Large-subunit ribosomal RNA, domain II from Prevotella sp., 688 nucleotides, folded computationally. RNAcentral holds the full RNA, with entries from ENA. Rfam family: Bacterial large subunit ribosomal RNA. Taxonomically the source falls in Prevotella (Bacteria, Bacteroidota, Bacteroidales, Prevotellaceae).
Context: one part of a larger RNA
RNA sequence: GCCUGCGAGUUACGUUAUGUUGCGAGGUUAAGGAAUGGUAGUUCCGGAGCCGAAGGGAAACCGAGUCUGAACAGGGCGAGAGAGUAGCAUGACGUAGACCCGAAGCCAAGGUGAUCUAGUCAUGAGCAGGUUGAAGUCUGGGUAACACCAGAUGGAGGACCGAACUAUAAUCUGUUAAAAAAGGUAUGGAUGACUUGUGACUCGGAGUGAAAGGCUAAACAAACCUGGAAAUAGCUGGCUCUCCCCGAAAUGCCUUUAGGGACAGCCUCAUGUAAAGCCUGCGGAGGUAAAGCACUGGAUGGACUAGGGGGCGUCAAAGCCUGCCAAAGCCAAUCAAACUCUGAAUGCCGCAGGCCAGCACAUGGGAGUGAGACUGCGUGCUCCAAGGUUCGCAGUCGAGAGGGAAACAGCCCAGACCGGCGACUAAGGUCCCGAAACCAUGCUGAGUGUGAAAUGAAGUGCGGAUGCACAGACAGCCAGGAGGUUGGCUUAGAAGCAGCCAUUCCUUAAAAGAGUGCGUAACAGCUCACUGGUCGAGCAUCUGGGCGCAGACAAUGUAACGGGGCUAAGCAUAAUACCGAAAUUCCGGACUCAUAUCAUAGGAUAUGAUUGGUAGGGGAGCAUUGAUAUAACUGAUGAAGGAGUACCUGUGAGGGGCUCUGGAGGACUAUCAAGAGAGAAUGCAGGU
Numbered sequence: 001g002c003c004u005g006c007g008a009g010u011u012a013c014g015u016u017a018u019g020u021u022g023c024g025a026g027g028u029u030a031a032g033g034a035a036u037g038g039u040a041g042u043u044c045c046g047g048a049g050c051c052g053a054a055g056g057g058a059a060a061c062c063g064a065g066u067c068u069g070a071a072c073a074g075g076g077c078g079a080g081a082g083a084g085u086a087g088c089a090u091g092a093c094g095u096a097g098a099c100c101c102g103a104a105g106c107c108a109a110g111g112u113g114a115u116c117u118a119g120u121c122a123u124g125a126g127c128a129g130g131u132u133g134a135a136g137u138c139u140g141g142g143u144a145a146c147a148c149c150a151g152a153u154g155g156a157g158g159a160c161c162g163a164a165c166u167a168u169a170a171u172c173u174g175u176u177a178a179a180a181a182a183g184g185u186a187u188g189g190a191u192g193a194c195u196u197g198u199g200a201c202u203c204g205g206a207g208u209g210a211a212a213g214g215c216u217a218a219a220c221a222a223a224c225c226u227g228g229a230a231a232u233a234g235c236u237g238g239c240u241c242u243c244c245c246c247g248a249a250a251u252g253c254c255u256u257u258a259g260g261g262a263c264a265g266c267c268u269c270a271u272g273u274a275a276a277g278c279c280u281g282c283g284g285a286g287g288u289a290a291a292g293c294a295c296u297g298g299a300u301g302g303a304c305u306a307g308g309g310g311g312c313g314u315c316a317a318a319g320c321c322u323g324c325c326a327a328a329g330c331c332a333a334u335c336a337a338a339c340u341c342u343g344a345a346u347g348c349c350g351c352a353g354g355c356c357a358g359c360a361c362a363u364g365g366g367a368g369u370g371a372g373a374c375u376g377c378g379u380g381c382u383c384c385a386a387g388g389u390u391c392g393c394a395g396u397c398g399a400g401a402g403g404g405a406a407a408c409a410g411c412c413c414a415g416a417c418c419g420g421c422g423a424c425u426a427a428g429g430u431c432c433c434g435a436a437a438c439c440a441u442g443c444u445g446a447g448u449g450u451g452a453a454a455u456g457a458a459g460u461g462c463g464g465a466u467g468c469a470c471a472g473a474c475a476g477c478c479a480g481g482a483g484g485u486u487g488g489c490u491u492a493g494a495a496g497c498a499g500c501c502a503u504u505c506c507u508u509a510a511a512a513g514a515g516u517g518c519g520u521a522a523c524a525g526c527u528c529a530c531u532g533g534u535c536g537a538g539c540a541u542c543u544g545g546g547c548g549c550a551g552a553c554a555a556u557g558u559a560a561c562g563g564g565g566c567u568a569a570g571c572a573u574a575a576u577a578c579c580g581a582a583a584u585u586c587c588g589g590a591c592u593c594a595u596a597u598c599a600u601a602g603g604a605u606a607u608g609a610u611u612g613g614u615a616g617g618g619g620a621g622c623a624u625u626g627a628u629a630u631a632a633c634u635g636a637u638g639a640a641g642g643a644g645u646a647c648c649u650g651u652g653a654g655g656g657g658c659u660c661u662g663g664a665g666g667a668c669u670a671u672c673a674a675g676a677g678a679g680a681a682u683g684c685a686g687g688u
Base pairs, nucleotide, nucleotide: 001688002687003686004685005684006683011096012095013094014093015092016091017090018089019088020087021086022085023084026051027050028049032045033044034043035042036041055062056061065077066076067075068074099238100237102235106228107227108226110225111224112223118202119201120200121199122198123197124196125195126194127192129161130160131159132157136153137152138151139150140149141148165189166188167187170185171184172183173182204220206216207215208214241621242620243619244618245617246616251264252263254261255260265369266368267366268365269364270363271362272361273360277355278354279353280352281351282350283349284348290342291340292339296336297335298334300332301331302330305326307325308324309322310321311320312319372397373396374395375394376393377392378391380389381388402413403412404411417589418588419587420586422585423584428579429578430577431564432563433562437576440573441572442571443570449566455550456549459547460546462544463543464542465541466540467539468538476534477533478532479531480530482507483506484505487501488500489499513528517526518525590611592609593608594607595606596605597604598603622677624674625673626672627671628670629669633666634665641661642660643659644658645657647656648655649654
């Protein structure tokens, strides 16, 4: 892991609601007693007590009233308007372990532990070898005598080196180990506060501790066993057959509250009442979007002009000037959630008409929910970031299957009662994978399509505007492009072309600048503007929108159409077909509800509508074990149980038949009572 078995809303007593039975202005007995007797009961007594029939008041008390009050007022609660009570069943709640399993912990005026380990006591044991050489002593020297000196001897030390022994600061291995703490290397101590054997003593808020909250039997910020005990668990997990009807919430307010609750909201069931929704018309309230600047404020430019700054001004002042700052008012153009002279669409309220038909409300029984998610739109916060966060409106998911989007809860289409090898459509598609396509007119040439911005560009097609042009434009080619003059100044020089100045002029001309660029030291030289010729038809600039280009760099492998591939099988416009879903429709069938008719013991028929579903509410059933009932069921010609089945039957849980096995009991029907249904709980036991 698998298989088999076991495994979770129970019981008692109360309360409440519903159903049902008895009696009914009443209902009912409890303890106990009596009778009876194989079935531990049944029947009868027992009216104590309880509930109801009257309430009001704190109470005395009064009473269809009463309380408050001075009140005959007003007001509150009542009556007027009459159904209860007892049993049984079911739902729910309360008190109990209260659906089951699960803590870490707390307490005990209960106990067991010091064979581990900590400390202590008693009594034993152990420490190779080597080194150093304290005191003391002896001898000699020395002294008046000591002191002192030297040499021997001696053998001290929490002395030295280093095995056994002991320890562990480092590191390697080991880490499903050889080992639930070890092994290797290297290391500290190694006559001591040393190590060790045996015996003994001290313990649970206690011991012991050279102190780490360490240790007290592989576990210690309070051991272990037993008990209180089924501790408690607003937490996690689990909770067993079927079919039918309806079907949520993730919000508000309060909460030592935030992953829990109370009340409300939303769901369901029963009873009752008579409403609800949509469309159209009419009538209302309002200050949002937009817009605007009339108010309140913000903000830009201009003219004008107080005031200020600066300059001038005879000490001061007056006064003058100003390329500075600038109020108010004026003109122009603007901005605003907390601005409004204005002002929608929606939404909201009311009335009427039409449509629809159980959608609405009230009371009572039962809930669940109170973590929501994304998408579109309207705000706030954030970075006008987020698959972010907070509100509002709508949708989907949640609790929703099917088709599309390659795959893809929240996007698009569409809401699955069951069966069918029918039809027609939606979104989306129609070259192949892969069901279905063709026609017409354009665009794109980038594989754009099949990812992206600012920005850039004689890409390309369609428009618009302006100018030039057969009196010859634009581009090219041929020719001219001159004279006064080297303009003046400056300069070493400055001659069209370093720089400065100038109404930069005049002449000849078809035209030619006191010069567009290159060039020279300065000239020279080349060239341009401008003009003629040649050529012969469009040229130049600006602009709108269409489709393209560049901008374009990421990590395993093409990898930014789902793939193949495509020049359409890309893009745009237009037309007609087709494919395509559990939508719609056709055929057959079923449930539920409403209405009608017929029957009337609960049915039948017709018509119409309905039938996705989590939490959850309601309804109806199947199966298991046992009990009661019956005279009548079945069984050795084979019960229960087991194995199998391609048969029959029911919407289903299931029921039946048949075959084999088995070898003695077992059903149907009606009612009752439950140890009453297994796949999950890191479930429990056994097997494998």